[in-house]
Record summary:
Large-subunit ribosomal RNA, domain IV from a Pseudomonadota bacterium, 336 nucleotides, folded computationally. Rfam family: Bacterial large subunit ribosomal RNA.
Context: one part of a larger RNA
RNA sequence: CUCCUCAAGGAACUCGGCAAAAAAGCGGGCGUAACUUCGGGAUAAGCCCUGCCAUGUGAUGAGCAUGGCCGCAGCGAAAGAUUCCCUGGCGACUGUUUAUCAAAAACACAGCUCCCUGCUUAACUCGUAAGAGGAAGUAUAGGGGGUGACGCCUGACCAAUGCCGGAAUGUCAAAGAUUCGGGGUCUUUCUAAUAAUAGAAAGGCUCACGGAUCUAAGCACCGGUCAAUGUCGGCCCUAACCCUGAGGGUCCAAAGGUAGCGCAAUUCCUUUCCGGGUAAGUUCCGGAGCGCAUGAAAGGCGUAACGACUGGGGAACUGUCUCGAGGAGGUGCUCG
Numbered sequence: 001c002u003c004c005u006c007a008a009g010g011a012a013c014u015c016g017g018c019a020a021a022a023a024a025g026c027g028g029g030c031g032u033a034a035c036u037u038c039g040g041g042a043u044a045a046g047c048c049c050u051g052c053c054a055u056g057u058g059a060u061g062a063g064c065a066u067g068g069c070c071g072c073a074g075c076g077a078a079a080g081a082u083u084c085c086c087u088g089g090c091g092a093c094u095g096u097u098u099a100u101c102a103a104a105a106a107c108a109c110a111g112c113u114c115c116c117u118g119c120u121u122a123a124c125u126c127g128u129a130a131g132a133g134g135a136a137g138u139a140u141a142g143g144g145g146g147u148g149a150c151g152c153c154u155g156a157c158c159a160a161u162g163c164c165g166g167a168a169u170g171u172c173a174a175a176g177a178u179u180c181g182g183g184g185u186c187u188u189u190c191u192a193a194u195a196a197u198a199g200a201a202a203g204g205c206u207c208a209c210g211g212a213u214c215u216a217a218g219c220a221c222c223g224g225u226c227a228a229u230g231u232c233g234g235c236c237c238u239a240a241c242c243c244u245g246a247g248g249g250u251c252c253a254a255a256g257g258u259a260g261c262g263c264a265a266u267u268c269c270u271u272u273c274c275g276g277g278u279a280a281g282u283u284c285c286g287g288a289g290c291g292c293a294u295g296a297a298a299g300g301c302g303u304a305a306c307g308a309c310u311g312g313g314g315a316a317c318u319g320u321c322u323c324g325a326g327g328a329g330g331u332g333c334u335c336g
Stems, first nucleotide, its partner, number of pairs: 001329006008322002012320001017317001027049004035040001037149001051069007070074001083315007090307002095107002111147007124133003150302004155232003160229002162225005169220003176214006182207011233251005260294001261291001272288005
């Protein structure tokens, strides 16, 4: 290290019955609760039987009845392998997952709901494109988000953010067009002058110049929308004991948390308080509620069935333990 056995006790072990042991073994008869979605739960649980021989009955069978025989033991030993019960949490379920430390309460799921899409190129996705998927489909279809069977339900708030709709007004880009100014250059006329030249006016062409006007979406603005992201108060006083506060006042806010549930997989204080279970219970179950910091599709609360999930209790059983002992085989080391 791998196994086997054990007095008395029987979980006192331990984070935890981990491991081991026991029971059972898809035979027969009887019997079977709560709960339930009436299918289940359920092989619930639990009790009894099983060999061989003879006789009778029966169909010479299966079976049944009676009597007898043996053993600790009769599906007599191989193969064949679910311990059971009570009660919570979570997840409806079968399924999926971290190949190689996590199988779960995580993911998925049917169902529910919201958004997009009206089809000659749908929406969407891949691709630079051609093209392809969607689909040789057409809103009972397809794509995306959330929630997660079923039952009862899903409250208030559109102020902020997002999205959708609106177009009156405001704001607003580059390009372009028009126009004004400025610069360059050319022509004509006039003036200074004879000319060169300078100036003025008019005109043509032109520009990496300056300004103005025209102009979209967006934003501002006006509405809608929460199974969109989200949010869902404070202080003071008050009933003929006390306590409590139906009620009143006031401030703020878009609105002030509804039904439920609640010390919870959420409760810091906290081993909350009361009850149950134990001789003794920080865990557990029921109740209370003041909820540090519950709460309604990041769904709320229930729920039969299901689970190699997780908490608490019990039966059975045991070397887990009190507390250790003996035995078999193997490995390493030492000696030889």